[in-house]
RNA sequence: CUUAUCAAGAGUGGGGUAGGGACGGGCCCGUUGAUACCACAGCAACCUGCGUUUGCAAGGUGCUAAUUCCCGCGGUUUUACCGAGUGAUGAG
Numbered sequence: 001c002u003u004a005u006c007a008a009g010a011g012u013g014g015g016g017u018a019g020g021g022a023c024g025g026g027c028c029c030g031u032u033g034a035u036a037c038c039a040c041a042g043c044a045a046c047c048u049g050c051g052u053u054u055g056c057a058a059g060g061u062g063c064u065a066a067u068u069c070c071c072g073c074g075g076u077u078u079u080a081c082c083g084a085g086u087g088a089u090g091a092g
Base pairs, nucleotide, nucleotide: 001092002091003090004089005088006087011040012039013038014037019029020028021027023072024071025070026069041064042063043062045061046060047059048057049056050055073083074082075081076080
């Protein structure tokens, strides 16, 4: 860069400290210790293997608060819906 997917699913412990949830706003999480890291466990989206349509495995990548947490830009029949964008992940 191209392309596909993103309403499902899955947490405990260790050590450690003040912020974290990409950005702005909102809202939320966090000293009852979050986020990140490590260990183990788990999930099964893509690849892969087996089976054949719905499944199983868990080797590669990935993931395990909240729909990509919600909104942001555009449209519509405007408590909302649809699409885009952004971001993330896989494959190439």

This is a predicted structure of a 92-nucleotide RNA (SAM riboswitch aptamer (S box leader)) from uncultured Eubacterium sp. The organism belongs to Eubacterium, within Bacteria. Rfam family: SAM riboswitch aptamer (S box leader). On this family, see Lu et al., J Mol Biol 2010: "SAM recognition and conformational switching mechanism in the Bacillus subtilis yitJ S box/SAM-I riboswitch". About the family: The SAM riboswitch is found upstream of a number of genes which code for proteins involved in methionine or cysteine biosynthesis in Gram-positive bacteria. Its mean pLDDT, the model's own confidence on a scale to 100, is 82.